[in-house]
Parts: sequence; structure tokens; C1' cells
RNA sequence: GGUCGCUUAGCUCAGUCGGUAGAGCACCACGCUCACAUCGUGGGGGUCGCUGGUUCGAGUCCAGCAGCGACCA
Repeated sequence: GGUCGCUUAGCUCAGUCGGUAGAGCACCACGCUCACAUCGUGGGGGUCGCUGGUUCGAGUCCAGCAGCGACCA
């Protein structure tokens, strides 16, 4: 330098054919306990990497850029 893949909650990851975003763990509160852990119930937390484009509507489609990874040279 070229090709391909990935980027979504604090972490690990889902998200179908474009229709307004979820799970597990973690965190907080309450219950339980002498207390802690476990367990149960509830709750908080998102510019979906960035900038544009298409569309009535974009996490999803298109282009550019950035970061990470694999392969080729």
C1' cells in the first nucleotide's frame, strides 16, 4: 500500500425484510439475614464510532473518515 471483517449501556453481545433499541453480568434501592453472600422484586444508565447522503422514517441502506483485527504484498 491492497482486500475483508468489526465498532450498539460500565463489560460481553443480540437486534429479522428500514418503522423510533434489548439481554446477561455489573451498579443503585427495597425485601430476606445477627451480618455478609446467595436469592427475589423494582430502578437508573444509549448522540447505535464520526461526518454527510437516500428515505415520510436509518442501529439497519450508500459514500467518506477514524479506531481495532485478519489476510496479501